A computed fold for an 80-nucleotide RNA from a Candidatus Acetothermia bacterium, annotated as c-di-GMP-I riboswitch aptamer. It matches the Rfam family "c-di-GMP-I riboswitch aptamer". Rfam links the family to the GO term cyclic-di-GMP binding. The sequence was found by an Rfam model in a public genome assembly.
RNA sequence: UUCCGAUAAUGGCAAACCUCACUAAACUUGAAGUGGGGGACGCAAAGCUCCGGGCCUGCGAUGGUGGCCGAGCUACCGAA
Numbered sequence: 001u002u003c004c005g006a007u008a009a010u011g012g013c014a015a016a017c018c019u020c021a022c023u024a025a026a027c028u029u030g031a032a033g034u035g036g037g038g039g040a041c042g043c044a045a046a047g048c049u050c051c052g053g054g055c056c057u058g059c060g061a062u063g064g065u066g067g068c069c070g071a072g073c074u075a076c077c078g079a080a
Base pairs, nucleotide, nucleotide: 004078005077012043013042017038018037019036020035021034022033041067047073048072049071051070052069053068054065055064056063
């Protein structure tokens, strides 16, 4: 350094739910969902990227989901 992930250590993130606001491919609608606060199911990448697939909403994806899977990039610690 790479791989790996412990009854180690420092920390980190934050599901459901509650609340406020935002949010659609002409408009309306306030969908999937997003953000703030509360809250912890869990996570060794639950950090980032829609590149491939899946799924969700919708009449229709160009929308969303990275905490669905894969892939790529970056990263704390150091037992076996």